[in-house]
RNA sequence: GCUCGAUAAUGGCAAACCACCCGAAAGGAUGGGACGCAAAGCCGCUGGCCUAAAUCUUCUGGUUUCCGGAAGACAGGGUAGCAGGGCCGCCGAA
Numbered sequence: 001g002c003u004c005g006a007u008a009a010u011g012g013c014a015a016a017c018c019a020c021c022c023g024a025a026a027g028g029a030u031g032g033g034a035c036g037c038a039a040a041g042c043c044g045c046u047g048g049c050c051u052a053a054a055u056c057u058u059c060u061g062g063u064u065u066c067c068g069g070a071a072g073a074c075a076g077g078g079u080a081g082c083a084g085g086g087c088c089g090c091c092g093a094a
Stems, first nucleotide, its partner, number of pairs: 004092002012037002017032003021028002035081001041087003045084003048079003055073008
């Protein structure tokens, strides 16, 4: 230095849930709270997964260049605490 990762040290992050705010939703911000985490630090690049407002298609009602309702498709919305990849980083037993 690389790999690796402990019942070590110093620190760190914070699931569920609750309050409140943003959002159509998924989800996110903040505060509380800790299930866990050696990258649970950062990046939606690839795949997966979640959602479906707008849009498109079909059906349907009406006062028919339009408006309402229903179903389906769809990410341009999310997820980094799903995996891979990229960037950066603390400590040092075996």